[in-house]
Context: one part of a larger RNA
This record gives sequence, structure tokens and C1' cells, in this order.
RNA sequence: CGACUGCUAUCGGGGUGGGACUAAGCCAUGCGAGUCGAACGUCCCCCGGGAAUGUGGGGGGCGUGGCGCACGGCUCAGUAACACGUAUCUAACCUGCCCUAGGGAGGGGGAUAAUCCCGGGAAACUGGGGCUAAUCCCCCAUACGUCUAUGCUCCUGGAAUGGGCCUAUACCGAAAGGGGCUGGCGCACAUCCCGCGCCAGCACCGCCCUAGGAUGGGGCUGCGGCCCAUCAGGUAGUUGGUGGGGUAAAGGCCCACCAACCCGAUAACGGGUACGGGCUCUGAGAGGACGAGCCCGGAGAUAGGCACUGAGACAAGGGCCCACGCCCUACAGGGCGCAGCACGCGCGAAACCUCCGCUAUGCGGGAAACCGCGACGGGGUCACCCCGAGUGCCGCCCGCAAAGGGCGGCUUUCCCAGGGCCUAAAAAGCCCUGGGAAUAAGGGGAGGGCAACCCUGUUGUCAGCCGCCGCGGUAAUACCACCUCCCCAAUUGGUCGGG
Repeated sequence: CGACUGCUAUCGGGGUGGGACUAAGCCAUGCGAGUCGAACGUCCCCCGGGAAUGUGGGGGGCGUGGCGCACGGCUCAGUAACACGUAUCUAACCUGCCCUAGGGAGGGGGAUAAUCCCGGGAAACUGGGGCUAAUCCCCCAUACGUCUAUGCUCCUGGAAUGGGCCUAUACCGAAAGGGGCUGGCGCACAUCCCGCGCCAGCACCGCCCUAGGAUGGGGCUGCGGCCCAUCAGGUAGUUGGUGGGGUAAAGGCCCACCAACCCGAUAACGGGUACGGGCUCUGAGAGGACGAGCCCGGAGAUAGGCACUGAGACAAGGGCCCACGCCCUACAGGGCGCAGCACGCGCGAAACCUCCGCUAUGCGGGAAACCGCGACGGGGUCACCCCGAGUGCCGCCCGCAAAGGGCGGCUUUCCCAGGGCCUAAAAAGCCCUGGGAAUAAGGGGAGGGCAACCCUGUUGUCAGCCGCCGCGGUAAUACCACCUCCCCAAUUGGUCGGG
């Protein structure tokens, strides 16, 4: 210093932590990722306006579309590895949103959901037909781009295989609009309407291409850090080459062919153990130990495998397959997987509330207002640590007594009541007022080490104590008690582990 634990316990403040150790065992229920009407279609509701000076405002549902859901949260099973740390490299790479600069947005077409109709199924869900919009999808054009070949040798660099420029050929091949304001115009409207469209200008939010940046990431390499040699030989995609495939990208990453290499006592291969580091604990340091919590990195999501979408995944609350476990069923067939927050069972020596809130911080969406967030903030609970305070003070009396008690007086942190501040709301806390000594001391020890009784009683090698030495067999300073004393004190002891 950490975990568990016995006895005891008044209050306040601060900090930190709480199912890591065992079962990466199983989980009922609720919640944990949405948002945008200033992209679009459709259905509905409320308020308001209207024969001209009118044609507004607000809200909700379903779906399409966009962005997000690859973040954040949890856990440490696996992993001895370029996983991590550190230092390089990438002449072998990608990067949505964001920033800077330049350029651009021409034309045409299509489908589909919601809704409607018909149907299957117990359910989960699902089949067919018809309508329709877009910032949905497709085509053409152009710009950009890519490949190849020839040339220049202008730039960076240690080095062009990179960049740039010229020419030619081939290939591929962009874009999207929206609401607002101002001005102008056309059509439409009557017990129904508040609808449709065009032009110009202004900024704004978006769209496409290119170059650069920023951020994030991929990949390669040197060095570093566990145990066992009672593990000594290991290796066939193995080592290298040529060609190809694949990828954003190098590579035996994958494949065909060729060669027979490659690694190893500076420990290969095998086995065991283990997420790595910062940090943390301890120590004067050197060092040793831990690797829970917090931060960085990695890995995983019941076990194994796979791809799809996407800038990014081989994807914790997405999909498919196999396995395991569980649930529902009308027996035809379906559903689920808390190492998210709570909660429950189990396991254990061992560990909290099925709370409140988006107020702050932060993240996602949105032009914004705002919405969402068990991230997070707040409270609850658990003595885990640190700090502070109190459990009374004075006088007289009883008493050997500063032990205890009685009477009287004083004080008020604490308690109770009221008000205010604080707070998202509370609680706590703080301030003011009033009342009441009322509500508050234990634990271990007294033979030595080691501070404090060779007091009294009891027991009699018994019962017991004891880290160690040792006590106890009739006078025990050592057991069990009373009295007294010592140490620490809201604590004090015990067990285990680390230094």
C1' cells in the first nucleotide's frame, strides 16, 4: 500500500473507488441513436383569412432521401506478436465531415415506397397488381481523370520509377437543388377557395471537378522488455526468382513455373504464463512489485466462419451460414444472445439504485430554434482514504479522588422548528431567528521484545494464552475476571498479499 474480516460508531468537508481476482457463466423487464419539413411524396388536425386591400400561420402520422449509427460505453478471453513502447521510413498508400484557392452545374429519360386493391400466415412476417415525387436511379454531352507510347529535362530529392510540360492514341467519364428577401408577370378560386407557374436581382444553405492543407488511418523497418535447454534442431508457401492475380497500397498476401534455399546456443522450434505502455505501490537510490480503476494503444462481443453497405467495418444494441444455450408455437414455423445502464440468478471470502436530469461538458442531426444521448451531470448506497470538529465548561456539595453522583449557572458544532440563498428540480451545504446539556466512546494491550499492576479473587500441566521467547503441575505481574494503568481513538484489532 491492497483485499477480506471481528468489535464499536456522533457530525461536517474533500478526494477516490465499489462483481477486476471466482463464471469472457446465464440473464425476466425497462432504457442505452437519432435527427432533418430550409431534399421529397402522401394522409390528417387546429387557428386564421376571403368577392379583393384575399390566397396566411401552427402541429402531428407514414414512407422515400440525406447525414449519423465505424463515435461514445463495456470487458481483458485470446495474444510472446511489429500486439505494445520508442525512433525512422512510405520512391508502396487512403482520408466522409472541416479549411484555403481555382473552375463548373447543359440536355434527356426511368423506377419505387408510403397510400390504394387482392391474397398467404397462429405469429414473426410476407406475395401479387396499380399510382406518384425528390438532393433517389440511369443515359448523352462537356470539363476533369486514367492507361500506353514518344519527346523535353523544368522541379523536389542522396537517388526519378515521382511531379510538370508537349504530342498522339485508346479507355473511362461529373454535377442538385432548396427555402428566404425584393421587383415584375400569367393562369386559377366561390359553399367552396387559401392552388399552379414564369422572369430578373440579392445574399444564404447545399451540389460537381481539381490542387493544397488539416485531421484520422493503412503498411514496412531498427531497437527494447517474461520463465523453462529436464524444449536442440526447425521449415514445403517453407527461402528466393520470373510472370500474373489481388489491394487504396509494397509483399509468398494468393497462384503457375523455376531454383533449393531459409532460421538456429546472440536460443530457432516447442512448452508455460501474460493484453502492452504511461501511471501506480514501495524504496534514500539502484531496484522490486502491480498492470483493477484513470489516460494512450490493442483485442473481443455465446463459439467459429463469411461477405454486403460505406470515406471508414468484415461492423457490440446490422446481415448470412454452422454450432451451443434458451424462449414462443395453432407443430406448419418463428424469436433471442447485457464483457452498455440498472435489475435478477449462479459463483464465491468478496463488491451499490430496476433513482433524477439533459442544467453543465461533449457528441450526432439541423440554416437555426431545437431534438436525442443510462456518454455525461446530479442524487442514493457501501467507514476506501485524507482533513476538521464534537461527545461539554464553571461554581458549590457527597467522596481519598482530577473516578462517579447531586444542585445551580454558562455555552450551542449537534438536534428540532421557521425564513432566505443555493439547485434543472431537490437534497446536502451556507446565512438569519427561536428552543433544548439535551443526541454522541470505543477497540486493543499491561512477563520480555514493548508503554502500562511481582494488585485482589478464581483455576491448578486442567481450562486456556501465545507472531517469537514462552506461561499454567495451589501463593500465576503471562489463563479467566474485578480494580487500576498504558496506547490509539470514530475508530481499533485480526488474516492474507506486495515493497
About this RNA
A computed fold for a 499-nucleotide part of an RNA, annotated as small-subunit ribosomal RNA, 5' domain. The prediction has a mean pLDDT of 83. RNAcentral holds the full RNA, with entries from ENA, Greengenes and SILVA.